[in-house]
Context: one part of a larger RNA
C1' cells in the first nucleotide's frame, strides 16, 4: 500500500448527485402516545422511567413490598427497530429481467364490455380421430379492457371496426347457349397447278339472361379504435368580457386536476421553509402538449420506491492521527 476490524480532541452533513457508508437505536416491565382514518388501524407512534446483588417480611411461587450494598457502567459480554414531518406513484400481501433493472412495471381482488344453450364458444390436433373446456351449464365458461374502496366517468357514429338490415346496385364457380371459327363426305369453278362454297360429326371461342355471400347502400353501437376548432368585436379610469358577429366540423373538452413523473418560454408569479432553495411544499392559469374505466379526482392502510425538510447520531468531511489482523513487499 490494499482488505476487513477498533478507537479519535473539538466542530457535527460544513462530505456528497444523495447521510452513500457508518453511528445512534435496540431485549424485557411500567407510564404515556398526535394529526388523520375504510374505526380495523395509525402504535413499538413519538416521549419518558426502571433493570445488578443481599437481608426480612408477604405470596395464587410468576413475583409483590421495605431495608442494604457495589462499580463509570447491573437486558454489565453476544444477540434483538434511529425516529419525525411532507409530497409522488402504485390500494394491499404477492410477481418480474436465473447472471448489471424489484420498480410507480406484471398480478391482484372489485368493475364494464363482448361472445357461448351445450356436439357452447374457445383451445390442442394432420381441415382426423380425440382431448381440454367440465363428468361444469350463462350465479357458468372464453376473450378483452379496467384496476381495493369514495365520489364520479360528459360530447361525438363522419372514417375504421363490430351488430343489424335486405328493396336496390356490383359480383365468382356454375347454368345457359344467340353468334361465330376449325376439320370435310360431297357440290361448283378451272386443262392443270389450285380456288371457292359446305351437311352431319367431332371439336375450339362464346353475347344476352339466370347465378351467393362480400362490397356499395341503410340504421344501431364509443368501460368498440378513436376523436373532442379558429378568427373578430365589446362594460362609465384601466384591464378583462358575462355578451355578439363570422368561419368550419361527426362532435369542438364536461366534473375534476393543473408549471404537473405531462409546462417549451421557465431558476413562470406569490407565498412558506433557509443567513442564502434551479430541488421541495402551497397557491395561481398563459394546459408549447392534463382529463375522465389507452379511466379522472381523491383516499386511511401498506412499500428493501421515490421527492424535499427536520431531531438524533456519527471520521461522510474539516483532516487527519493511532492500533489489530490478513495481504502486498523483502529476506528466507
Nucleotide at each position: 500500500c490494499c482488505g476487513u476490524g477498533g478507537c479519535u480532541a473539538a466542530g457535527g452533513a460544513a462530505c456528497u448527485c444523495g447521510g452513500c457508508a457508518a453511528a445512534u437505536u435496540g431485549g424485557c416491565c411500567c407510564c404515556g402516545u398526535a394529526a388523520c382514518u375504510u374505526c380495523g388501524g395509525g402504535a413499538g407512534a413519538a416521549g419518558g422511567g426502571g433493570u445488578g446483588c443481599c437481608c426480612u417480611c408477604c405470596u395464587u411461587c410468576g413475583g409483590g413490598a421495605g431495608g442494604g450494598c457495589c462499580g463509570c457502567a447491573g437486558u454489565g459480554a453476544a444477540a434483538g427497530g434511529g425516529c419525525u414531518c411532507u409530497g409522488g406513484c402504485g390500494a394491499c400481501u404477492g410477481u418480474u429481467u436465473a447472471u448489471c433493472a424489484a420498480a410507480a412495471a406484471c398480478a391482484c381482488a372489485g368493475c364494464a364490455c363482448u361472445c357461448u344453450g351445450c356436439u357452447a364458444a374457445c383451445u390442442c390436433g394432420u381441415c382426423a380421430a380425440g382431448a381440454g373446456g367440465a363428468c361444469g351449464u350463462a350465479u357458468a365458461g372464453g376473450g378483452u379492457g379496467u384496476g381495493a374502496c369514495a365520489c364520479c366517468u360528459g360530447c361525438c357514429c363522419g372514417g375504421u371496426g363490430c351488430c343489424g338490415g335486405a328493396a336496390g346496385g356490383u359480383u365468382a364457380a356454375g347454368g345457359g347457349g344467340a353468334g361465330g371459327g376449325g376439320u370435310u363426305a360431297g357440290c361448283c369453278c378451272g386443262c392443270a397447278a389450285g380456288g371457292g362454297c359446305g351437311a352431319a360429326g367431332c371439336u375450339c371461342c362464346g353475347a344476352a339472361c339466370c347465378g351467393a355471400a362480400g362490397c356499395c347502400c341503410c340504421g344501431g353501437u364509443a368501460a368498440a379504435c378513436g376523436g373532442c376548432g379558429g378568427c373578430c368585436g365589446u362594460a362609465a379610469c384601466u384591464a378583462u368580457a358575462a355578451c355578439g358577429g363570422u368561419c368550419c366540423u361527426a362532435a369542438g373538452g364536461u366534473a375534476g386536476c393543473g408549471a404537473a413523473a405531462u409546462u417549451c418560454c421557465u431558476u413562470g408569479u406569490c407565498g412558506g421553509g433557509u443567513a442564502a432553495g434551479u430541488u421541495c411544499c402551497g397557491a395561481c392559469c398563459u394546459g408549447c402538449a392534463c382529463g375522465a374505466a389507452u379511466g379522472g379526482u381523491g383516499u386511511a392502510a401498506c412499500g428493501a420506491c421515490u421527492u424535499g425538510a427536520g431531531c438524533a447520531c456519527u471520521g461522510u468531511c474539516u483532516c487527519g492521527g493511532c492500533c489489530a489482523c490478513g495481504g502486498g513487499c523483502u529476506c528466507g